[in-house]
RNA sequence: GGGCCCGUAGCUCAGCUUGGUCAGAGCAACAGGCUCAUAACCUGUGGGUCCAGGGUUCGAAUCCCUGCGGGCCCA
Numbered sequence: 001g002g003g004c005c006c007g008u009a010g011c012u013c014a015g016c017u018u019g020g021u022c023a024g025a026g027c028a029a030c031a032g033g034c035u036c037a038u039a040a041c042c043u044g045u046g047g048g049u050c051c052a053g054g055g056u057u058c059g060a061a062u063c064c065c066u067g068c069g070g071g072c073c074c075a
Stems, first nucleotide, its partner, number of pairs: 001074007010027004020058001029045005051067005
């Protein structure tokens, strides 16, 4: 330098192809229950600029463009 993939909650990820009843799951955190107590287990709660900017659209996490960051391969 070229090609491909990824970026969504504190962590790991789903959803993206087929735009609208999508903003979610597990773990973690917090509160409560249970227990002599801790762990485990059960219930609940909070937590997000969906990497950034722009475009298309009535409507964008999702489609298009540019940039940023990370990974793999080739040279």
Molecule: transfer RNA
Organism: Candidatus Bathyarchaeota archaeon